[in-house]
RNA sequence: UUAUCAAGAAAGGCAGAGGGAAAUGGCCCAGUGACGCCUUAGCAACCUAAAAUGGUUUUAGAUCAUUAAAAGGUGCUAACUCCAUCCUGAAUCCCGAUAGUUACCGGGGCGGGAGAGAUAA
Numbered sequence: 001u002u003a004u005c006a007a008g009a010a011a012g013g014c015a016g017a018g019g020g021a022a023a024u025g026g027c028c029c030a031g032u033g034a035c036g037c038c039u040u041a042g043c044a045a046c047c048u049a050a051a052a053u054g055g056u057u058u059u060a061g062a063u064c065a066u067u068a069a070a071a072g073g074u075g076c077u078a079a080c081u082c083c084a085u086c087c088u089g090a091a092u093c094c095c096g097a098u099a100g101u102u103a104c105c106g107g108g109g110c111g112g113g114a115g116a117g118a119u120a121a
C1' cells in the first nucleotide's frame, strides 16, 4: 500500500489468577481452572505446489476469472473485531415529555461511513 474481518473450527497436558489489544463505560469468561505455554486435532483458503474450464495476448509464454483440492508457508478454533465512544441515514418499530393526537425534540433499536485494531500478500 492492497484485500478481508456476519460464516467456520477443541481435546489432552503444564501452570495457577486474573482475562476479553489500549482508555472509559457496559457486558461476558474464569478454582466445574479461564488467560498463557506445549502436543494433537480441526477450520479456512491469503500466499504457494499440482489440476480443470473460459477470457486476453500472433505464438512460446504470461496474465485474469471461475471451480475443485489441501502437500507446503502463515493465520485462526467464546461472544460481530464481544458492544459502545466520532460523523451520519431512514419508511416503519419501541420509550420519554403532553389530558389526548400530530409534528418537532431526546433516547433505544436498525443501517452506512470514518478512526483504531487484527490477519494475509
Stems, first nucleotide, its partner, number of pairs: 001121005010040005018029003023085004041077003046073003051067007081116001086113004093108004
The RNA shown here (SAM riboswitch aptamer (S box leader)) has 121 nucleotides and comes from uncultured Ginsengibacter sp. Its mean pLDDT, the model's own confidence on a scale to 100, is 76. Its Rfam family is "SAM riboswitch aptamer (S box leader)". About the family: The SAM riboswitch is found upstream of a number of genes which code for proteins involved in methionine or cysteine biosynthesis in Gram-positive bacteria. The organism belongs to Ginsengibacter, within Bacteria. The RNAcentral record of the sequence draws on MGnify.